Predicted 3D model of a 1474-nucleotide RNA (small-subunit ribosomal RNA) from an uncultured bacterium. Its mean pLDDT, the model's own confidence on a scale to 100, is 87. It matches the Rfam family "Bacterial small subunit ribosomal RNA". Rfam links the family to the GO terms structural constituent of ribosome and ribosome.

RNA sequence: GAGUUUGAUCCUGGCUCAGGGUGAACGCUGGCGGCGUGCCUAAGACAUGCAAGUCGUACGGACCCGUUUUGAAUCUUCGGAGGAUGAGCGGGUCGGUGGCGGACGGGUGAGUAACACGUAGGGGAUCUACCCGGAAGACGUGGACAACCUUGGGAAACCAGGGCUAAUCCGCGAUACGGACCUUCGCUAUGGCGUAGGUUCAAAGGGUGCAAAUCGCUUCCGGAUGACCCUGCGGCCCAUCAGCUUGUUGGUAGGGUAAAAGCCUACCAAGGCGACGACGGGUAGCCGGUCUGAGAGGACGACCGGCCACAGGGGCACUGAGACACGGGCCCCACUCCUACGGGAGGCAGCAGUUAGGAAUCUUCCACAAUGGACGCAAGUCUGAUGGAGCGACGCCGCUUGAGGGAUGAAGCCUUUCGGGGUGUAAACCUCUGAACUGGGGACGAAUAAUGACGGUACCCAGGUAAUAGCACCGGCUAACUCCGUGCCAGCAGCCGCGGUAACACGGAGGGUGCAAGCGUUACCCGGAUUUACUGGGCGUAAAGGGCGUGUAGGCGGCUUCUUAAGUCCGGUGUGAAAGACCAGGGCUCAACCCUGGGAACGCGCCGGAUACUGGGAGGCUAGACGGUCGGAGGGGGUGGUGGAAUUCCCGGAGUAGCGGUGGAAUGCGUAGAUACCGGGAGGAACGCCCAUAGCGAAGGCAGCCACCUGGACGACCCGUGACGCUGAGGCGCGAAAGUGUGGGGAGCAAACCGGAUUAGAUACCCGGGUAGUCCACACCCUAAACGAUGAGUGCUGGGUGUCCGGCAUCUGCUGGGCGCCGAAGCUAACGCGUUAAGCACUCCGCCUGGGGAGUACGGUCACAAGGCUGAAACUCAAAGGAAUUGACGGGGGCCCGCACAAGCGGUGGAGCAUGUGGUUUAAUUCGAAGCAACGCGAAGAACCUUACCAGGCCUUGACAUCUGGGGAACCCUGGCGAAAGCCGGGGGUGCCUUCGGGAACCCCGAGACAGGUGCUGCAUGGCCGUCGUCAGCUCGUGUCGUGAGAUGUUGGGUUAAGUCCCGCAACGAGCGCAACCCUUGUUUUCAGUUGCCAUCGGUUCGGCCGGGCACUCUGGAGAGACUGCCCACGAAAGUGGGAGGAAGGCGGGGAUGACGUCUGGUCCGCAUGGCCCUUACGGCCUGGGCGACACACGUGCUACAAUGGCUGGGCCAGCGCGCUGCAACCCGGUGACGGGAAGCGAAUCGCUCAAUCCCAGCCCUAGUUCAGAUUGGAGUCUGCAACCCGACUCCAUGAAGUCGGAAUCGCUAGUAAUCGCGGAUCAGCCACGCCGCGGUGAAUACGUUCCCGGGCCUUGUACACACCGCCCGUCAAGCCAUGGAAGUGGGUUUCACCUGAAGUCGCUGGGAGCCGGUAAUUAGGCAGGCGCCGAGGGUGAGGCUCAUGACUGGGGCUAAGUCGUAACAAGGUAACC
Repeated sequence: GAGUUUGAUCCUGGCUCAGGGUGAACGCUGGCGGCGUGCCUAAGACAUGCAAGUCGUACGGACCCGUUUUGAAUCUUCGGAGGAUGAGCGGGUCGGUGGCGGACGGGUGAGUAACACGUAGGGGAUCUACCCGGAAGACGUGGACAACCUUGGGAAACCAGGGCUAAUCCGCGAUACGGACCUUCGCUAUGGCGUAGGUUCAAAGGGUGCAAAUCGCUUCCGGAUGACCCUGCGGCCCAUCAGCUUGUUGGUAGGGUAAAAGCCUACCAAGGCGACGACGGGUAGCCGGUCUGAGAGGACGACCGGCCACAGGGGCACUGAGACACGGGCCCCACUCCUACGGGAGGCAGCAGUUAGGAAUCUUCCACAAUGGACGCAAGUCUGAUGGAGCGACGCCGCUUGAGGGAUGAAGCCUUUCGGGGUGUAAACCUCUGAACUGGGGACGAAUAAUGACGGUACCCAGGUAAUAGCACCGGCUAACUCCGUGCCAGCAGCCGCGGUAACACGGAGGGUGCAAGCGUUACCCGGAUUUACUGGGCGUAAAGGGCGUGUAGGCGGCUUCUUAAGUCCGGUGUGAAAGACCAGGGCUCAACCCUGGGAACGCGCCGGAUACUGGGAGGCUAGACGGUCGGAGGGGGUGGUGGAAUUCCCGGAGUAGCGGUGGAAUGCGUAGAUACCGGGAGGAACGCCCAUAGCGAAGGCAGCCACCUGGACGACCCGUGACGCUGAGGCGCGAAAGUGUGGGGAGCAAACCGGAUUAGAUACCCGGGUAGUCCACACCCUAAACGAUGAGUGCUGGGUGUCCGGCAUCUGCUGGGCGCCGAAGCUAACGCGUUAAGCACUCCGCCUGGGGAGUACGGUCACAAGGCUGAAACUCAAAGGAAUUGACGGGGGCCCGCACAAGCGGUGGAGCAUGUGGUUUAAUUCGAAGCAACGCGAAGAACCUUACCAGGCCUUGACAUCUGGGGAACCCUGGCGAAAGCCGGGGGUGCCUUCGGGAACCCCGAGACAGGUGCUGCAUGGCCGUCGUCAGCUCGUGUCGUGAGAUGUUGGGUUAAGUCCCGCAACGAGCGCAACCCUUGUUUUCAGUUGCCAUCGGUUCGGCCGGGCACUCUGGAGAGACUGCCCACGAAAGUGGGAGGAAGGCGGGGAUGACGUCUGGUCCGCAUGGCCCUUACGGCCUGGGCGACACACGUGCUACAAUGGCUGGGCCAGCGCGCUGCAACCCGGUGACGGGAAGCGAAUCGCUCAAUCCCAGCCCUAGUUCAGAUUGGAGUCUGCAACCCGACUCCAUGAAGUCGGAAUCGCUAGUAAUCGCGGAUCAGCCACGCCGCGGUGAAUACGUUCCCGGGCCUUGUACACACCGCCCGUCAAGCCAUGGAAGUGGGUUUCACCUGAAGUCGCUGGGAGCCGGUAAUUAGGCAGGCGCCGAGGGUGAGGCUCAUGACUGGGGCUAAGUCGUAACAAGGUAACC
């Protein structure tokens, strides 16, 4: 920096990611080299080899070789041969004595929270082999023990006895420059240096022919190096570890050490440590440094370097300059091995290697050439230190897998809208270069004559092959997209989240992105995280102010003078090892790596200086604080009294049938006399009015009145003290209500409890009762939404207004203290706060660090108990939150509309029928529509067709389109089979254009591309439609306000049918809607006058029929007319009410017109269309059936139930429309449907066309009827290929249910409802009673807006936002997980007491005998042995802490669709909560 809480926003806050790192591991992949690096686990166990020896110039010996010498036995030719033996010298091997080294080097990190480490100091309290410098010296003389020889024991390891012997082995004497000790003194100052006296202390030789060089030896002083001890300061977690300690703290004496010390012992004293964290527990080697980070910091402590600790676990000492000793010793324990069972041997945390463990970590390599170490005079020997090589992509660095050319671009693969696009200059191909490899040469490292493990390596030259690429990712964060498969499956996932049929998120592919011999994953660290905040956070509402006071430690502290110099600042100096890091230069071809130099280092010590500030010391001051005097205010506290009203109860009176209670009731009380009323009495509790938005108190809290006791605050005077102050961890005190104990009291109220209601239930809400309790005294408890959700104190920073208490003042005011409101600046995420701060600062305290688990568990502590205080973790979630915004919603509020209710008229729901739907049935009853807004809907016409369904019979390039090959004009007539489709035939016919080949239209046959699908998905879509809703709304630009979502505008005051208009206003305008423009209707003018009309004139067959005329009606073009224009009233205006005029008024009536959007609304079966699916069938044709089924249920209608009627006869008046496969006058036939003729009319001309209700007259007389017409029988008519399933109509006959319709429900506010008929589309006909239109007759009612429904605006609450059909709580049931308790059980660790007690140091002893020793002799001294203290370990017992486990048990968390209810969120339906 980003992602993630929301519809959106800002904030808070957690989770997550991008970065860097690693001794890594795992997956896939893997070419070369350089430099590094490599058991993080079992400090588990280890086979084998090697890792520490060396010196013959310390010494004796054994053996071998060489050489010199001696020369035995024997032989002899007496010359000698022969060679034993001894000796000397030289060389070698072996073990031994002796010396030096084995305390270094190398490993590991177990233990250790410690003077272990780091840093700075101290040692007058110390040691230091080898090395360096200096001083002095080494004379004399003894002795022993190995080896060796020998005897014995043992399986072995090895041991014991006897004998000999050398030395640089061990003594004694001498000497003493000098040292040490005692005493004296001086200088110092811890035991330092010097001094005098006394006492005391040394020595070794080797080497050389000789001598010497030289190497050693002894004593002392000094140096260097190394070591030891002490101290200040520094660096982990837990306080749910708060008290620890008996060698403990100190002293004296002694012991002990190289040396200080309680280090050890005895005695004496009773101390020492601790909230500045003792003691205990957990964890851990420390540091230089490493990683990260801007830094501060955080984490780490592999490799390299310094220190420490350890060497199988534990103890111990010996030797030594140095050890309590990795490759030395003794003992105990565990383990392993050998054994003849008697005993023995061993210690890889050295190098390599094995095994075990583990996710995991190498060769049983080469060499001492270099560097370094031990020994040696040296040569040299030894050296798994080291130098190298090997193995591992473990890391870092470098290099390669080629370079140039090469197509409008091969193939393959992928994709496609089929045109194309992508892979892609990529490949092929051409040219060039030349990792590997081959050959030749060939180092530096060696300072040095010799000597090179690495190594025939690096490097150089020549030749020389085009020569490995992988891994992860591609929804957002985050760089990179398509196809297919899959279908909440399989799977992915770091977080948010993907997957339920078009998935850029799963799997594959193509393509792409990023890195590259690597790439990813996992784990861990830092970062991001200002998310522990020193730098650098917070606490009104997000997590967070302690319930309040008092006060201890601590922290902080007014003005001024002097002083000091601790803090602070400056300069110098020492140190801060090297390596690392940084800078510069240099070396490997570069780099990694390495070398040289430089600079830096915030720490600590020392010296000097400064003195403003802080601190220390001394003094002064009065502004802080406290006090004095006077004064008023107050429900401040405590105690004791006292008063009236009211409730209840008791008594009395009076009185009668009820009272009481509720939404309505009931339980209850009352005729045994209640309630209501009056009088009297008893008792308890609380104090009306005053009373306040007021006062007091630290908080809790405090209220009748009076008295007493008592705390605090405030004002005035400006008198006193002189910083006496602020805060306050612990501590102490106070602390509502409820609750507890004991004793009282008890009127009312009232948990629990009991009844009555309510209810599905009602362990509630309501009602009737009622016990604790509420009250008092004393003693506990100690919590709260103990709230201003705001700690205390001080200072500073504009105002306005009200009020309480003081003081001053005759200006409405000034001043001090308190309680409120509004508000400047400022602050705040916002809300809000704002001199009573949440502003600006300082001081001190308390508290917070995601939600849940949980204020729970365990532990501790307090409490009589209830319980309080302190207070986790596992596990789990990707959030939980705050404020504000826009909506939606509310059994919230306000305002206002609508046939929404009401008022009224007529219906539906009952009947029969029609029609649609559900259901059922069926071979099929094709499909869709589903609350309003599906259901006389798609259907404005299902007998076949339609038709999509079913059965059967058939077709397969197809009924239809385009292309192609062949043939034929097209076309007409016709036969057979068949239900038809279809199949198989026969005949006729020859057109048009032509460049003559052929072509166009059409038909037939064939093949294949393709057709076709009312198959699926309306949640993939277009288009169209329904709906809220003809509701008055929905938005935008600019500006302004707000961090922002957003607001403003559009709210407000009026008004309207209207966001209609007016006024106001940080808004000003605008758009889509409203209105208007359009159509129609109502009046009129004008123009026109046939098919319309007929007033006047004439004619007439009396019909506008004719002449004639266009005046009227009418027709249809163009106009006029209405605008609150005029008057009155109200009003600012808009406008409203009334009136006039007018055909018409205040949008005249009706229509068309439907804003942004909502319903994932409807339609893939109108059409179009993506995707999917079928292809001799899910396509196509045909016949028949079905869509018309019928026990039922619902919707919409028709006709009725009758007299406002029915029937018969007569009479009057429409409008819209329609008509040539048509409407049909008129005539004839038929009772009729209709039939047969037939004029006229493509229609203001002719026809449909007599409208009906109505009016007049007559009949019917309340009846299932002269109502009603279903159903059924019969006979017909018409359409049609065809009326069986399944048409309409006519006539005759039949005459069903039905007498006005339960709950419920619909329409309508005027030419409306109601009622009456007429027309039309579709259509052969028609199931139309439907639908769409037309006119005729023609009402009633609206008080009003409480209620139901829908809607608009404003406002309010909200935990809702798929938005109340929302959200959400708890029990129960199921599964999984972690956890508490638990009779116990098992383990680890630790403490205490006692018993036992190895090795060993130390102490005592060491007698008789023994050994060493020594002497003339005895003493001394020492050893073995014995005893004792301590003592590892073991044992017994009792505790602490901790881990695991445990029948059962407690709650908790999580888990798409379980059960019960409805607690919370809107007044959540009883306001919620503590």